[in-house]
Context: one part of a larger RNA
RNA sequence: GAGUAGCGAAAAGGAAGGCGGGAAUCCUUCCCACCGAAAGCCCAAGGUUUCCUGAGCAACGAUCGUCGCCUCAGGGUCAGUCGGGGCCUAAGCCGAGGCAAAGGGCGCAGGCGAUGGACAACAGGCGAAGAUUCCUGUACCGGACGGAGUCGACUGAGCGACGGAGUGACGCAGGAGGGCAGGCGGGCGCCCGGACGGAAGUGGGCGUUCAAGCCCGUAGGGGGGGGGCGAGGCAAACCCCGCCCCCCGAAACCCGAGAGGCGACGACGAGCGACCAGCGAUGGGAGCGAAGCCGCCGCACCCACGCUGCCAAGAAAAGCUCCUGGCGAGACGAAGUCCGCCCGUACCGCAAACCGACACAGGUGGGCGGGGAGAGAAUCCCAAGGUGCGC
Numbered sequence: 001g002a003g004u005a006g007c008g009a010a011a012a013g014g015a016a017g018g019c020g021g022g023a024a025u026c027c028u029u030c031c032c033a034c035c036g037a038a039a040g041c042c043c044a045a046g047g048u049u050u051c052c053u054g055a056g057c058a059a060c061g062a063u064c065g066u067c068g069c070c071u072c073a074g075g076g077u078c079a080g081u082c083g084g085g086g087c088c089u090a091a092g093c094c095g096a097g098g099c100a101a102a103g104g105g106c107g108c109a110g111g112c113g114a115u116g117g118a119c120a121a122c123a124g125g126c127g128a129a130g131a132u133u134c135c136u137g138u139a140c141c142g143g144a145c146g147g148a149g150u151c152g153a154c155u156g157a158g159c160g161a162c163g164g165a166g167u168g169a170c171g172c173a174g175g176a177g178g179g180c181a182g183g184c185g186g187g188c189g190c191c192c193g194g195a196c197g198g199a200a201g202u203g204g205g206c207g208u209u210c211a212a213g214c215c216c217g218u219a220g221g222g223g224g225g226g227g228g229c230g231a232g233g234c235a236a237a238c239c240c241c242g243c244c245c246c247c248c249g250a251a252a253c254c255c256g257a258g259a260g261g262c263g264a265c266g267a268c269g270a271g272c273g274a275c276c277a278g279c280g281a282u283g284g285g286a287g288c289g290a291a292g293c294c295g296c297c298g299c300a301c302c303c304a305c306g307c308u309g310c311c312a313a314g315a316a317a318a319g320c321u322c323c324u325g326g327c328g329a330g331a332c333g334a335a336g337u338c339c340g341c342c343c344g345u346a347c348c349g350c351a352a353a354c355c356g357a358c359a360c361a362g363g364u365g366g367g368c369g370g371g372g373a374g375a376g377a378a379u380c381c382c383a384a385g386g387u388g389c390g391c
Base pairs, nucleotide, nucleotide: 013031014030015029016028017027018026032388033387034386035385040368041367042366043365046348047347050346051075052074053073054072055071056070060068061067080140081139082344083343084342085341087117088116092112093111094110098106099105121138122137123136124135125134141340142339143338144337145336149332150331151330158327159326163323164322165321166320167319171310172309173308174307177303178302179301182297183296184295185294186293187208188207189206190205191204192203209267210266213262214261215260220255221254222253224248225247226246227244228243229242230241232240233239268292271288272287275284276283277282311314354363355362370382371381372380373379
């Protein structure tokens, strides 16, 4: 320079009360305002204690500070089923032997490697801070024991491949149908009764909810079945495939949402509320607990890449099913009982906690996303919820 610029989105604050040495800035209440395809909610990445409680204010906070994502201390993350591993493979990577070769390189077998495949749990409740993890209720998967019952000992039950086959298994576009979620209206239940006049109604407010699983097998989609033969599928096969003939003729059979029934004599539930704190407003709260139906609208989600069409022709392996090679004398197996490893799990997560040197108007993948008007996720207003951007 200069007590100058600036104090980081112009969404907006006001009042009363409280705590306190101290209050525009902390807490509580009321009013006002802002977002509402977000400025709400859930997950992934990343961060790594920032979470909750108590005690603090030297520094940090662009002011203040009794407050904080700050300081100090204590506490907090509970899983057979969620995610990952003990399963599988993709690009890619490693790679015994081998090839090549001063060194570094390539690569069969083998292995690693998710952003993909496979795989058994839902609803409610509780908390200062965890929950598909705890608790309650109801399930499911694998294994062990158990043995009801059934079958069998070469005319071989049963197990069953590192083998064979099928499936897994996949593109894009198009439109229709059946549904569920969700929403709206009515009915029903409970509550309210206007403090300037009127309003007991065709008034106002709130609620009207519920899963997995088990049973059933619907809308719909797929679909030839039986017999014979074969030098095919690196052995074999009753499996798959190829060929032929006959019979039957739209089924058998397979897939398949949702609804319905059970689950539920349960849970939840507006509201009432003993009692506790407080002068009060109000907050907490054991317990009690009504109605819990009908109609309409309706997805981008489910049936389902199912159907139709098209050309640029759209992963693999495990798993699962069938088949034999093989093993083989006891085997399968209902009820019931018991067992079930390791890691993650707090909190932020379009942001003051991640990436930007900052409590930075920037950047950051996926899901949910209600109402009125509207073609709409535009736009405007509102709900739930969250905020008024730390002078």
The prediction has a mean pLDDT of 81. Predicted 3D model of a 391-nucleotide part of an RNA (large-subunit ribosomal RNA, domain III) from an Acidaminococcales bacterium. Its Rfam family is "Bacterial large subunit ribosomal RNA". Gene Ontology terms of the family: ribosome and structural constituent of ribosome. The organism belongs to Acidaminococcales, within Bacteria.